[in-house]
Predicted 3D model of a 99-nucleotide RNA (Bacterial small signal recognition particle RNA) from a Chloroflexota bacterium.
It matches the Rfam family "Bacterial small signal recognition particle RNA". Rfam classes the family as a non-coding RNA gene.
It was read from a public genome assembly, where an Rfam model found it.
The coordinates come from a structure-prediction model, not an experiment, and the mean pLDDT is 76.
The organism belongs to Chloroflexota, within Bacteria.
RNA sequence: CGCUGGGCCCCGCGCGGCGAAGCGCUCCGAACCCCGCCAGGACCGGAAGGGAGCAACGGUAAGGAGUUGCCUUCGGGCGCCGCGGCAAGCCUGGCGGCA
Numbered sequence: 001c002g003c004u005g006g007g008c009c010c011c012g013c014g015c016g017g018c019g020a021a022g023c024g025c026u027c028c029g030a031a032c033c034c035c036g037c038c039a040g041g042a043c044c045g046g047a048a049g050g051g052a053g054c055a056a057c058g059g060u061a062a063g064g065a066g067u068u069g070c071c072u073u074c075g076g077g078c079g080c081c082g083c084g085g086c087a088a089g090c091c092u093g094g095c096g097g098c099a
Stems, first nucleotide, its partner, number of pairs: 001096008010085004014080003018075005024067005034059003043050002
């Protein structure tokens, strides 16, 4: 001086886990402007009965809470002696040539 291996640093990919959101399940949740069923009362009818319909009751929407799990998305100075890449910055090894 040339070739080449490894480590540190940097970057990318993969895997796992963490956090958040969405999804699912359960619960709460509208006096009326949601649904169902409509006591009472009012109304129609000679009557039988009927229409509408408040409260109550039941269900649910928007929304909220809980839960564990799966899936999806996003995030990061989380991890993996996982895989790959870069310039040649540092350290180190081998081989060859020259002085």